[in-house]
Molecule: Bacterial RNase P class A
Organism: Vicinamibacteria bacterium
RNA sequence: GGAGCGGGUCGGGCGAUCGCCGCGGUCCGACGUCGGGGCCGGGGAGGAAAGUCCGGACUCCGAAGGGCAGUGCGCUGGCUAACCGCCAGCGGGGGCGACCCCAGGGAAAGUGCCACAGAAAACACACCGCCGAACUCCCGCGCGAGCGGGGGUGGCAAGGGUGAAAAGGUGCGGUAAGAGCGCACCGCCGGCGUGGUGACACGACGGGCACGGUAAACCCCGCACGGAGCAAGACCGAAUAGGGGGGCGUUCGAGGCCGGCCCGGCCAAAGCUCCCGGGUAGGUUGCUGGAUCCUGCGGGCAACCGCAGGACUAGAGGAAUGGUCGCCUCCGGGGCCGCAAGGCUCCGGGACAGAAUCCGGCUUACAGACCCGCUCCGCGG
Numbered sequence: 001g002g003a004g005c006g007g008g009u010c011g012g013g014c015g016a017u018c019g020c021c022g023c024g025g026u027c028c029g030a031c032g033u034c035g036g037g038g039c040c041g042g043g044g045a046g047g048a049a050a051g052u053c054c055g056g057a058c059u060c061c062g063a064a065g066g067g068c069a070g071u072g073c074g075c076u077g078g079c080u081a082a083c084c085g086c087c088a089g090c091g092g093g094g095g096c097g098a099c100c101c102c103a104g105g106g107a108a109a110g111u112g113c114c115a116c117a118g119a120a121a122a123c124a125c126a127c128c129g130c131c132g133a134a135c136u137c138c139c140g141c142g143c144g145a146g147c148g149g150g151g152g153u154g155g156c157a158a159g160g161g162u163g164a165a166a167a168g169g170u171g172c173g174g175u176a177a178g179a180g181c182g183c184a185c186c187g188c189c190g191g192c193g194u195g196g197u198g199a200c201a202c203g204a205c206g207g208g209c210a211c212g213g214u215a216a217a218c219c220c221c222g223c224a225c226g227g228a229g230c231a232a233g234a235c236c237g238a239a240u241a242g243g244g245g246g247g248c249g250u251u252c253g254a255g256g257c258c259g260g261c262c263c264g265g266c267c268a269a270a271g272c273u274c275c276c277g278g279g280u281a282g283g284u285u286g287c288u289g290g291a292u293c294c295u296g297c298g299g300g301c302a303a304c305c306g307c308a309g310g311a312c313u314a315g316a317g318g319a320a321u322g323g324u325c326g327c328c329u330c331c332g333g334g335g336c337c338g339c340a341a342g343g344c345u346c347c348g349g350g351a352c353a354g355a356a357u358c359c360g361g362c363u364u365a366c367a368g369a370c371c372c373g374c375u376c377c378g379c380g381g
Stems, first nucleotide, its partner, number of pairs: 001377010012328007020044002023041006046352001050363002053361005058229004070225005075089005090104001091102004105220002110218002112214003127160002129156003134153008168186006187209001188207003192203004233285004243276006255267004292311008330349008
């Protein structure tokens, strides 16, 4: 100098002005509660506020002790309030490397599936191929034992071919040709020993090897989980309509009861009035200070934990946090000046996005700027 890997920080700044949403003070209006207005002061989005994918706090239902079903998770040891999170390891895979990736229990419990191609996809099989030792037929040669050639019954699975995957791999021996058929090494299986908290690693021994893949297929094993969610929930509560109850009360006539009729009485009914209770609109609350953040020290490889000091005023509710201008800054382009470094000036651009009860994570989006550590390659000293 080039190419990379891992981690972290920021994510425009200052000023003026016009607004928007809360808070505090003060003044005005008002009998007062409530509510309204003026002035002053101070505050007002994020690293992801997002997706709403996990986990919790909180609240109500409820009593949730056990089981079934269902859902989720699944190497080991830690951290945490908890987690499908994080840290440190193990095993496997990728990269020369820094480093990265893994949904990583069980396929010798059972069931299912394995397309196409291929002989055969799981009780293995034989298309091309290899062989002709054994039995047998034919031909030829030989006096003969027999030899040579061709075929059949057959033997083989080394090589080719198919496939994502073909029944351990490589080599030597062996054989008619072959084959764990025999042997060595690697792999696999079994129990053992040593080390480690453990996942696991290493070692020696025994066994020719028996067991294809697939569980984000059913399933089996182990562990966890009650449901709904701040539109949770709590309090206050109109107007109008309707409900329950009390009182007053009209009849010229009509209803029911007192066996029928008459009188009389009672009930019911229109109306007026008072009380009670529920719900709705609306208002208040929950509501932002908390498993919080920063710095230092201590413990721990780390995640994290402990202690001390300091910091922290958004809380709206159809939903505020914005607009304009000036200066500066960063990037791109044009012009002018200058030998050059560079300077001046004009134009354009500066992302993703946006609180809604709160917190811990994960994932996704993002113009650009900066910092730290490490790896590989090249060159120079």